[in-house]
RNA sequence: AGACAUAAAGGCAAACCUGUCGAAAGGCAGGGGCGCAAAGUUACCGGUCUAAGGGUUGAUGCCUAUGACAGCGGGAUUGCCGUUU
Repeated sequence: AGACAUAAAGGCAAACCUGUCGAAAGGCAGGGGCGCAAAGUUACCGGUCUAAGGGUUGAUGCCUAUGACAGCGGGAUUGCCGUUU
């Protein structure tokens, strides 16, 4: 310097449950542990979810992100321990 098959130390934590915030999607905290070598950070690109407010309708409804998802894919950026070449 390249790589992450195997192994070690340490780390993170899906579903589900409880509390809490939120209109919801979802967030946060505790329990939990499916998985993860960036499952650290970032909505920049694509994608997905929600629809309070707004638009529309006689109404049901439909449309809409300024709300979310980084554990959907890509990009950007930072980085520990070890193994291996």